This is a predicted structure of a 577-nucleotide part of an RNA (large-subunit ribosomal RNA, domain V) from Panax ginseng.
Context: one part of a larger RNA
RNA sequence: ACGUGAGGUAGACGAAAAGACCCCAUACACCUUAACUGAAUGGAUGAAUGGUGAUGGAUCGUGAGCGUGAGUAGGAGAGGUGGGAGCUGAAAGGCGGAAGGUGAAAGACCACUCGCGGAAGGAGACACACUGACUUUGAAGCGGAGAGAAGAGAAGGACACUUCGUCUGUGUUAGUUUAGCUGGGGCGGCUGUCUUCUAAAGAGUAACGAAGACGUGCAUAAGGCAAGCUCAGUUGGACCUAGAUCCAACAAAGAGCACAAGGGUAAAUGCUUGCUUGACUGUGAGGGUGACAACCCAAGCAGGGGUGGGAGUAGGAAAACGAAACUGCCGGUCCUAGUGAUCUGUAAGUACCAAGUGGAAGGGCUUACACAUAUCGGACAAAAGGUACGUUGGGGAUAACAGGCUUAUGUCCCUUUAGAGUUCAGAUUCAUGGGGACGAUUGGCACCUCGAUGUCGAUUCAACACAGCCUGGGGGUGAAGUAGCUCCCAAGGGUGCAGCUGUUCGCUGCCUAAGGUGUUACGCGAAUUGGGUUCAAACCGUCGUGAGGCAGGUUGGUCUCUAUCUUCUCAAGUGGA
Numbered sequence: 001a002c003g004u005g006a007g008g009u010a011g012a013c014g015a016a017a018a019g020a021c022c023c024c025a026u027a028c029a030c031c032u033u034a035a036c037u038g039a040a041u042g043g044a045u046g047a048a049u050g051g052u053g054a055u056g057g058a059u060c061g062u063g064a065g066c067g068u069g070a071g072u073a074g075g076a077g078a079g080g081u082g083g084g085a086g087c088u089g090a091a092a093g094g095c096g097g098a099a100g101g102u103g104a105a106a107g108a109c110c111a112c113u114c115g116c117g118g119a120a121g122g123a124g125a126c127a128c129a130c131u132g133a134c135u136u137u138g139a140a141g142c143g144g145a146g147a148g149a150a151g152a153g154a155a156g157g158a159c160a161c162u163u164c165g166u167c168u169g170u171g172u173u174a175g176u177u178u179a180g181c182u183g184g185g186g187c188g189g190c191u192g193u194c195u196u197c198u199a200a201a202g203a204g205u206a207a208c209g210a211a212g213a214c215g216u217g218c219a220u221a222a223g224g225c226a227a228g229c230u231c232a233g234u235u236g237g238a239c240c241u242a243g244a245u246c247c248a249a250c251a252a253a254g255a256g257c258a259c260a261a262g263g264g265u266a267a268a269u270g271c272u273u274g275c276u277u278g279a280c281u282g283u284g285a286g287g288g289u290g291a292c293a294a295c296c297c298a299a300g301c302a303g304g305g306g307u308g309g310g311a312g313u314a315g316g317a318a319a320a321c322g323a324a325a326c327u328g329c330c331g332g333u334c335c336u337a338g339u340g341a342u343c344u345g346u347a348a349g350u351a352c353c354a355a356g357u358g359g360a361a362g363g364g365c366u367u368a369c370a371c372a373u374a375u376c377g378g379a380c381a382a383a384a385g386g387u388a389c390g391u392u393g394g395g396g397a398u399a400a401c402a403g404g405c406u407u408a409u410g411u412c413c414c415u416u417u418a419g420a421g422u423u424c425a426g427a428u429u430c431a432u433g434g435g436g437a438c439g440a441u442u443g444g445c446a447c448c449u450c451g452a453u454g455u456c457g458a459u460u461c462a463a464c465a466c467a468g469c470c471u472g473g474g475g476g477u478g479a480a481g482u483a484g485c486u487c488c489c490a491a492g493g494g495u496g497c498a499g500c501u502g503u504u505c506g507c508u509g510c511c512u513a514a515g516g517u518g519u520u521a522c523g524c525g526a527a528u529u530g531g532g533u534u535c536a537a538a539c540c541g542u543c544g545u546g547a548g549g550c551a552g553g554u555u556g557g558u559c560u561c562u563a564u565c566u567u568c569u570c571a572a573g574u575g576g577a
Stems, first nucleotide, its partner, number of pairs: 001574002004571004010566003014561002022395004027391002029387004035176005042168007051130003055127002059123002066117004079113005086095003134156004142148001179191003188208001192214006215376001216258001217333002223276007231254001233250006256265002259338001261336003280303004286297004292377001305330005315321001344370007352363002402449001403447001404445003408442001410438006419429002456531001457529003461523001462520005469494003472489006496510005537555004541550003
């Protein structure tokens, strides 16, 4: 060296199982409830099935004829309205009218009618009773292998049963929903619109980037037109001052303009005054932004207005009378926020369609109204949770272990030289500041791995680094000696045994020259263990209405693999030196 045999198990991100953890899916399944929407069952109620009564009867309303109706004033007890000069009696006569008077209203008589009372008749809850429906039971007898049919009687009874309808309760049951963004997910925050910066001097431009604002306000305008005026502040002066009102000077804006910010603005877009409603109707060439939907700017035309000029003019005898043609501006607001598609419904208009025809219902068209549809391009009119009993499809597009990158944090070193060290920075120590090294800490990132890279500690076996714990050599010393302190060189060897705890760590005890710090997938589970963590069972505390939850505690709880290759150990053999 070769092949062979035996043994070991460090690696082949070994084998096994399309990861059970984590996230995702407009996946699934069960479970819960005070999620949503149904359903069965239950309750209430109306009607039907469905009858009887010389019964009692709350209550309800009808009501012929009849009775009744009192403020004051007025003969006096005027219900109201209309008609009305008569009515009644054999007659005398009576009652009215007229005239006068009172009053809001005037009288006999006729008609209708109002409030109250009111016989009979009517309805009728409820109560009581009946028996023939209906319900339960059922002798003798019939029939039969048996099941049974019919049924005197008994008990109940218009209730119950059953049918149709309305209302109502209900996880009993069912179907479902339970958003997205996100330096993993959850918790928190956010989701539309406006202003500034980021934004790189056209436009545009992201982040869980940095600052704010809006979901309106305004008719006694903060709208329209016209005219007049000029602010904030400072200085001086008067009552009287830091600050109220007045006067003067300076004052391009440092003010004001309803509100955020930006832009704009003084011959006004600001302030005051006069008159007003254009905060109009029908349109609209042409442009700008936008993927679209849609949004924004806009001259002009027609109608009928407002306010100015024309003009206090023409006109008119005059007026505290008074035009027109023509003409400027005005279709809200200094601008940029103050918002919501479609469907559905409502209101007004129009007269376009109208299922044979005429109409109509209904629809269309125009205008307006109703959405924190705020997850704001709005899935529906309508929706919360648990799963450790869980399942499936996927993901290293995304977390937990390990590795990688980074090194804020951490450890170590150097430097600066205040201070301490009696004096003296540098024997020793060292604030503040500065510069590094390392890649053991805590993190950040999410780059390999989710068709699997087994996780803490212990056991076993270790290999390496040196920032050296002991042993060796040396410099300094605030080194007399002994014993120390500090620095330099040095990795050959060594670096213990026990108690408590699952512990690493730590505390304690006893020895020791010393009981080093680290790296190796926080070395090592195809080597062992399985105490902890991290499935299913269960208890306590606590949170939750509940299902259940808890880096809270507690007891229990299957650790598979016959070694192909590399590698390591041993053995004999063959060949070579």
The source organism's lineage runs through Eukaryota, Spermatophyta, eudicotyledons, Apiales and Panax.
Its mean pLDDT, the model's own confidence on a scale to 100, is 82.